[in-house]
RNA sequence: CGGGCAGGUCAUGCCGUCGCGACCGGCGCAAGCCGGCCGAGGAAAGUCCGGUCUCCACAGGGCACGAUCGUGGGUAACGCCCACCGUCCGCAAGGAUAGGGAAAGUGCUACAGAAACAAACCGCCCGCCCAGGCUUCGGCCGCGGCGGGUAAGGGUGAAAAGGCGGGAGUAAGACCCCGCCGGACCCGGCGGUGACGUCGGGACCGGGUAAACCCGAUCUGGAGCAAGGCCAAAUAGGGGAAGAGGAGCGGCCCGCUCCGUUAAAAUUCCCGGGUAGGCUGCUUGAGGCCGCCGGCAACGGCGGUCCCAGAUGAAUGACGGCACGCGACAGGAACCGGCUUACCGACCUGCCCGGAGG
RNA sequence: GGGGCGUUGGUGUAGUCCGGUCAACACAUCUGAUUGCCGAUCAGAAGAUCACGGGUUCGAAUCCCGUACGCCCCG
Repeated sequence: CGGGCAGGUCAUGCCGUCGCGACCGGCGCAAGCCGGCCGAGGAAAGUCCGGUCUCCACAGGGCACGAUCGUGGGUAACGCCCACCGUCCGCAAGGAUAGGGAAAGUGCUACAGAAACAAACCGCCCGCCCAGGCUUCGGCCGCGGCGGGUAAGGGUGAAAAGGCGGGAGUAAGACCCCGCCGGACCCGGCGGUGACGUCGGGACCGGGUAAACCCGAUCUGGAGCAAGGCCAAAUAGGGGAAGAGGAGCGGCCCGCUCCGUUAAAAUUCCCGGGUAGGCUGCUUGAGGCCGCCGGCAACGGCGGUCCCAGAUGAAUGACGGCACGCGACAGGAACCGGCUUACCGACCUGCCCGGAGG
Repeated sequence: GGGGCGUUGGUGUAGUCCGGUCAACACAUCUGAUUGCCGAUCAGAAGAUCACGGGUUCGAAUCCCGUACGCCCCG
């Protein structure tokens, strides 16, 4: 200098004027006015996990559904994070990893191939029959057919019954013996908390697939701030008390009509549940920042310091000026910890590979 | 706040559950025949990388995970 890997921080800034929401103080009967102070994010998003909180349910146990699946640690908890182990990818820095069980059982394994789980197509070998040929007549060779043996050779396939070499053996083979390589199991030594690594010995090698059914281990009660709590109109039900009359016919009387007349009745009053509506839950919290200590790290401990949105038709905007590289994705709605996704760009840290020069 | 489903040529669908020749049907499009011309009809052709990104597997539209977009239901 070129290319690359991993991690982190910030994400227009400053000034002025006006406007909006919450809180505090003052004035005001009130409406409101004045002053002070605060006012979105790294993702506030998707709602994919885990919790706090609240209500409901609950003797004890089991099954089902669902989730998770290497080991150790972190955490309130997790399917998250950190470190490590194994496997795969990359020259490397690094990256990916749902990574328990396939001799418990079932299923699937296209095409090709004889055969896809315990297989005989070709080949090899043996026996019998036999067209035919040769013959020194003793026999020998043998197209073809039938029966059997053989997984050593060929061919197919992603995958063919561990692979390769040698010996012994056989009718040909296999089983068997020796050495090397690969795999998983058991026993023992060493290292490690452990997954596991490494070394030695033994017996063995009956495909793959469980993100196919399944089996094993572990975990799991349900609902969600429209949870839940409080206050509480009108109307209609409910309970209690009083109660012999009450209501209408335009105001009064008569009269008439209607509803009632005693256990429950019209009417009046009171009480309770509950709807509309309002208040609350509502933001100080597994909290932020700084320093020290422990730890490889995630993270934890101690000390100091700070208060940093709480709306409920729902507040962040507009204008002017200056600066530069002309500014992306996007906005709270009970609250936290993660994951995932969107994003103009700028900056910082560590490391790897290649080239050149000193 | 909670739950469910879908995405396959230009359009509408099948195939997905139970993986197997780079996927079928109808309409539309194009070419040819027929007709004086058009339509209809007949014959033929082209057109998809199965929404996107990973993974499992010998092999993925199909199974699993994540994402994007759309639709429906309940309170």